[in-house]
This record gives sequence, structure tokens and C1' cells, in this order.
RNA sequence: UGGAUGGAUAGCCGCUCGCGCAAGUGAGAGGAAAGUCCGGUCUCCACAGGGCAGCGUGCCGGCUAACGGCCGGGGGGGAUCCCUCAAAGGGGUCUUUACGGAAAGUGCCACAGAAAAUAUACCGCCGGUUUGUCCCUGCAAAGGGGUGAGCGGGUAAGGGUGAAAUGGUGCGGUAAAAGCGCACCGCGGACGGAGCAAUCCGGCUGGCAGGGCAAACCCCACGCGGAGCAAGACCAAAUAGGGGAGGAGGAGUGGCCCGCUCCGUUCAGACUUCCGGGUAGGUCGCUUGAGCCGCUCAGCAAUGGGCGGCCUGGAUGAAUGGCUAUCGCCCGCAAGGGUACAGAAACCGGCUUAUAGUCCA
RNA sequence: CGGGGCGUAGCGCAGCCUGGUAGCGCACCACAAUGGGGUUGUGGGGGUCGGAGGUUCAAAUCCUCUCGCCCCGA
Repeated sequence: UGGAUGGAUAGCCGCUCGCGCAAGUGAGAGGAAAGUCCGGUCUCCACAGGGCAGCGUGCCGGCUAACGGCCGGGGGGGAUCCCUCAAAGGGGUCUUUACGGAAAGUGCCACAGAAAAUAUACCGCCGGUUUGUCCCUGCAAAGGGGUGAGCGGGUAAGGGUGAAAUGGUGCGGUAAAAGCGCACCGCGGACGGAGCAAUCCGGCUGGCAGGGCAAACCCCACGCGGAGCAAGACCAAAUAGGGGAGGAGGAGUGGCCCGCUCCGUUCAGACUUCCGGGUAGGUCGCUUGAGCCGCUCAGCAAUGGGCGGCCUGGAUGAAUGGCUAUCGCCCGCAAGGGUACAGAAACCGGCUUAUAGUCCA
Repeated sequence: CGGGGCGUAGCGCAGCCUGGUAGCGCACCACAAUGGGGUUGUGGGGGUCGGAGGUUCAAAUCCUCUCGCCCCGA
């Protein structure tokens, strides 16, 4: 660092649930129940079809209900060993990997540096030319050589800068150089072979072309309807609304106008009764399930098939606890103390994180 | 159950999107002006960005995991 395990037994008193008329009897936290990071079951809502946007995933194949998970393989990186004494190269074992596209486009690459990506030339290196100066030959004209400066070229070997500088090493070549030529290595291309594929191998061919960043925007391929058990379904108080029926009394309108009275009609309505929605509350959803254990078969494995056996929390302010005794482990001379991480909230498959002690590698 | 935000010096904040020097105010320290204090002025110190890992030449900034705090909805 990774994996496994996650104290044991007995008694008493309690709590929750199941069964039982009752007495009683049976069961009762985890490997992570955690974080809520993915995927699903289930439920409701939405839904002609397609596209855009958004989010997510990203080598290949397989497994699976599904996945961003798992298994196997490939490529890359690292460690170690061997060929081998060392380098290069090759191979074995272990380990690791967010691993599509950088010639689709846009953008960024600080400082330093000539130049940070259509290239370019600071110090250099090498010719040409003009000129200064020195030396040699010569009577002179002139010629040769050294050195400095200017102008105009070639070059990118070397130096220098940087995280990164336009293939690497060697030989040839050249005025000096350079894939300029050649050999090997690397790289690109098409071809052939192996493989389901990623990819690998082989010879051929091209002198080599565009450095890095996509956990920058983006492009490509694929996937995704939304919400979540406070989903949702059922039963259903009190109070206040809604509707129907009955209804004392009141009000409006009409009878030419005003006031009063009467009659008709309409409306509202205390109260009584019925109905409905719905709140509190209750019930269901709720735990038998992609279930667990054993054997066996297929497969490298993940995983799947067959047979047999088993039932193993379901609460709702929320149970799964407390005490005593003995043993295990740790600290301590002893008395005694401690015994990790942590605790279900509809359920399941993963991932991640936490974890004393013991065991294994 | 679902969604969002914050963590940077003693305190309050900016910088993060679009990677390259960590900055502002108050506070603190020293000096000056004052008899002394306050105030003012000048100068200075102090953080490696909640923690761990990764991407990159380079991370406060981008990605993943994790810790703590706050807010909202059903």
C1' cells in the first nucleotide's frame, strides 16, 4: 500500500414488528447503513415525428435491468529482472492510465529569446565586393598573404534563450552548411498478412510535411422527456367555503309619481338536513427481492444457466437499548479504564470516502 | 428528497469566467510632527488561497474526491 474480518457466551429489565384469544413465542443495523456522485426498479405528470439548445460519456470487445460500474484485450507511462559486462534494442513479471479529434475553425503559449508557428537570424560560420592598414615579391605598374570596417549574399553545423526551437545518430558531401545524398532508428502513405475490433507484423514507398494545450472554446460519435416515497393511492374529524331540499323573517322589482299598505313574482338567507371537494389524522405504498446460502455446469474472467435449501429490520419524533458476570484484545505494578469507523428512513446495482485491532499478500 | 452559493493576511472583501506579479480597506510594527496621547504623514511586515490528488511548462483560477458553513424549494 492492497485485500479479508469487523469480539464471544449467559442471565435480568426494556423497545419495535410478526404470529397467537391469551399465556407466550420468533426476529431485530452495516461493510460502509455515510457522501448523495452515477445507474435502475417503482409512482405520477407529459408525449405525433424530426431538429436546435442543454447536460453527460469518450481506445476495442464482452458482461449487465442499466451505468460514468465490472471483466478481458490493445496502446502509452513507471518499477524490476533477463538476453548482457555496459549502451542501444528486445523480452518476461508486476503496476498504472479522464486513452476520440490539434491539416474543420477560433484562441492561448507569461518572462527570456532572432524567432513560440504563413516563420525568422542575435553571436557565429563561409564566399563576393568596396575600403583602411600591415607584411612579402618587384625599379614601377601590379600580384600574393594577414587583419579591421562597410555593403550585399549563402547557411542554420555550433553558441545562447526557454517548459517547448521545425526529426535523431553516424558517414559522405560542401566555400561554409543543410535529408543535400546514404545506412540505421523514428515518422507519414498506400499494400499484404493476423485479429470480431482496438491494434500488431512484414516488405515497399515518401526525404520528413502542420510544436504543445480540447480537465480552452469547439468538432465528431453515442446517450438522455420531467419530477421524485413529502412520488402516488385510499379512508376521513372539527372549523370555514361550495351544491341540493325545507325554511321563520327580510330586501328588491311591478301595479301613473311620492309615502304607506296589500298582493304577485324573483333573489339572498339565520336555522335544519343531505351531498361533494379537501385539511388535521389514519391506512396502503413498505419490504419476497435484478434476494441469500450450498453444490454443479459454461466461460480466461466479469457473469450467466441448472438443482437443492432458507426467510433475514420496517420504525414515523422515529425501535434495534441498558445493567451484571465470564472470556478475548489494548493501556496500567495494581485498583481500574478502554475496545475502531460509524448507525437503516421506498428499494436495488455500483463508485467514492472513513475505519482500532487481528490475519494474508 | 432536490437545487444553489461560500471558504483568499487578525477582520471585511477583490482577483477565478478568459491560467503566468496575490491585491484593497481597517487592524499591526517602525519613524516623524507633540511635553505625552489621539489624529495625520512616510515606510514596512504578515497569506502561499479550507484539505488531498490530477491536467498543464506553469493552478487561488481548470477537473475529480473530500471537509466545514450558509441559503432556497417540495
Molecule: RNase P RNA; transfer RNA
Organism: soil metagenome